Context: one part of a larger RNA
Formats: sequence, structure tokens, C1' cells
RNA sequence: CUGGGCUUAAAGCGUCCGUAGCCGGCCCGGCGUGCUCCGCGUUAAAUCCAGCAGCCUAACUGCUGGGCUGCGCGGAUGACUGCCGGGCUUGGGGGUGGGAGAGGGCGGCGGUAUUCCCGGGGUAGGGGUAAAAUCCACUGAUCCCGGGAGGACCACCAGUGGCGAAGGCGGCCGCCCAGAACACGCCCGACGGUGAGGGACGAAAGCUGGGGGAGCGAUCGGGAUUAGAUACCCCGGUAGUCCCAGCCGUAAACGAUGCGGGCUUGGUGUCGGGCUGGCCACGAGCCAGCCCGGUGCAGAAGGGAAACCAUUAAGCCCGCCGCCUGGGGAGUACGGCCGCAAGGCUGAAACUU
Repeated sequence: CUGGGCUUAAAGCGUCCGUAGCCGGCCCGGCGUGCUCCGCGUUAAAUCCAGCAGCCUAACUGCUGGGCUGCGCGGAUGACUGCCGGGCUUGGGGGUGGGAGAGGGCGGCGGUAUUCCCGGGGUAGGGGUAAAAUCCACUGAUCCCGGGAGGACCACCAGUGGCGAAGGCGGCCGCCCAGAACACGCCCGACGGUGAGGGACGAAAGCUGGGGGAGCGAUCGGGAUUAGAUACCCCGGUAGUCCCAGCCGUAAACGAUGCGGGCUUGGUGUCGGGCUGGCCACGAGCCAGCCCGGUGCAGAAGGGAAACCAUUAAGCCCGCCGCCUGGGGAGUACGGCCGCAAGGCUGAAACUU
């Protein structure tokens, strides 16, 4: 010496499930696999080390002895590892109970507004902008009232709030499905952790077929602005946005922070559950304290280049996976796999600096 790292410098797979592998709680017994030790054998010579010797010396060479490492056989020990057997309950799972939630799927119902149509009233403008114009309007607009159609959306409640693995999820009701927290400590008894491959899910846009189309609105047409204006502003408006079925598989898929476990001062807000006490207009009510779980804030030790992180760690440790190794070339080329396509995944080099 036998690497250092991954919030922001290059680097955590978008997320989860899970195969192999790797890792694995407490107690007892057996074996003696690994491990340690002893003995024997072997490990050609050369090389290496020590002493001596030969060339004047050194290098070099010779002689004697020793050593490293691996393997085999025999034996010792039995803590740890492993295997076998038995037991345990703290990890994990199941059960029961009351409660919370925009968790998912399907169906039904409702509401405001915009637009359009019809009827009534009414008259000369309306609209738009920095100012205008395109545009709409005497075939009666804008505006007011009544009725109807249709699509999308779901104000207030709404929170620094909740739920979900992530993407994501907000009107109301019902049915079906799933997960988490708390409480009890009834059952199982290590059944666990991670996870190469693999599988599933996965915003928006995009694609295929069918439907739908109110508003908005890429592309596009027009009006302005300007030196120009393939823009910003204005008037229109197609795809799309919506629904069903099927693809795509990407993102600043972000906490730019992989998952699981243990350990390490406290304070405060909030959400869910439980316990205790007080109040009570007794109602799933109000208040206070404590415990568990979630989610925030400010901060101790410690960490960090700093910003900052700090029991929701980026602190101190363990297990497993993924990834990085100067910038450009380049997430490109080639090949392979996937896709209807768009393209995705994997992913260089020359050259240059």
C1' cells in the first nucleotide's frame, strides 16, 4: 500500500414485486465443513534469505543450511462460520377491534360558468389593445329575461392537511378491491433483508381503431409591432385536450438524497390512533398530559468544500443492489433487442482540448 466516491462538483435504476446470488435473531445438543494450531509427506532445478568459499574486488558462480506459498495425509481445539436435530419470541406474518384517508375500479346523481340554438325585451354599436386593426353587428349584434342542447370542469371547504410504491389522486352517493396507522398480545415460529437477470405499474406529449368536441388551443390563416418578426400582443382556428380499447415507456419521473435494520440530546406545530385526568350544553364534544405512527419547522453533538443536513441524517455502524472515473465528439455511430411509427434501451471510437 492492498481505491475514493454518488443532495448541489461525474455518479441512486421513475417506482414497486420478485428469481438466482449475497447477507441473516435468541438458546441447547450433535457433526467437525470453513477457520486456528501440531506432526509427516510433497511443493524439480534456478530464483529469494543467511553463512562460507572461488575469480585482486564487485557483479557473477559454487557449497551448506533456511524460507515463502499451495496441496495431501494424520491429529488437537471447538469460540465463531456452516450442516443436522430440538426449543424460543424480540424480526416477520396471521387474527380480532374501533377509527382516518382527493388510495384504486365501476355505476349513478348534481352544481357554477363558458359556448351554441329558440322565444321575448331593446338599439347602434360591440370586441380587442400600450394604441390599433383584422373580427362581430340594421339579415338586429353587445346587453337584460325565459327556455333548451352539449362538452369539459368540480369554486368555497383547502391546510405548512390527507392518501398512494412511484406516476399521481379533490363535487355528492352507492357497489366492489387494496394498503397503512393504532389497540389487544390470541395464533404461526426466523417463515427475514436486498435483489443481477425478469415481471408489473408508470405524468405529459405522441401513435392505431372507434366515439365525442363546449372551452382552450401546437401547426396554420389573418391583423398589428418591427429594419425584418417564420415571435412576444390581437382576431380566428386544425390536431389535440375528453371517453372506450390497444400501443408508446420517456421527464428537472426531484427530497436532484436506493432499500432494510440498529444506535445517537432536547424544543415546537400539525394529522391519525390509543391511554390517563379535568370540564361538560353529555354529542364520534372541549381542554391538558403521556405513548405509538405520519408530516413540517427551528436547532445540539456530529457531519459537510460550503450552502446546509441534523431521530424523516447528508451523524455513528451493518447487509444487499445500482451507478461514477476530465470536457467536447455523444446519449451520437455501429450492432443487437423492443416499437405501427415517432422513437426507446444498450452504447463506443477516431479526432480534439
Model confidence (mean pLDDT): 92 of 100. Predicted 3D model of a 353-nucleotide part of an RNA (small-subunit ribosomal RNA, central domain) from uncultured crenarchaeote. Lineage of the source: Archaea > Thermoproteati > Thermoproteota. Rfam family: Archaeal small subunit ribosomal RNA. On this family, see Cannone et al., BMC Bioinformatics 2002: "The comparative RNA web (CRW) site: an online database of comparative sequence and structure information for ribosomal, intron, and other RNAs". Gene Ontology terms of the family: structural constituent of ribosome and ribosome. Clan: SSU clan. The full RNA is in RNAcentral, with records from ENA, Greengenes and SILVA.